[in-house]
RNA sequence: UGCCUAUAAAGAGUGUGCGAGGGACAAGCCCUUUGACCACACAGCAACCGGCCAAACGUACGGUGCUAAAGCUUGGACGAUAGGUGAAAAAAGCCUGUCGUUAUCGAUGGGUU
Numbered sequence: 001u002g003c004c005u006a007u008a009a010a011g012a013g014u015g016u017g018c019g020a021g022g023g024a025c026a027a028g029c030c031c032u033u034u035g036a037c038c039a040c041a042c043a044g045c046a047a048c049c050g051g052c053c054a055a056a057c058g059u060a061c062g063g064u065g066c067u068a069a070a071g072c073u074u075g076g077a078c079g080a081u082a083g084g085u086g087a088a089a090a091a092a093g094c095c096u097g098u099c100g101u102u103a104u105c106g107a108u109g110g111g112u113u
Stems, first nucleotide, its partner, number of pairs: 002112006013042005021031003025075004043067003047064004051059002071105001076102010
């Protein structure tokens, strides 16, 4: 790197340095010279693996991880529902939103190659 698998609407920041982008991608929307992102130090949270424990949704002891916004929202499919249109009146259909299920993509842990 590839493959398999599990998880995620909760939770958790200060200082120093750097100096312009960053939030995976696209479209939105947001964060950012009142210094984001990134790096280091210390701190915190607690998802996974290990340890302890009779056991645990316990314990932060170790290894990873994480510390803006639901994986920020949407992005494929199916279903429900509200509004608009269809339309002179209906139905189907179409458009926009909301909710649910599932898939795809990404992230992290564990296993494997």
SAM riboswitch aptamer (S box leader) from an uncultured Rhodospirillaceae bacterium, 113 nucleotides, folded computationally. Rfam family: SAM riboswitch aptamer (S box leader). Its family is annotated with regulation of gene expression in the Gene Ontology. Its mean pLDDT, the model's own confidence on a scale to 100, is 83.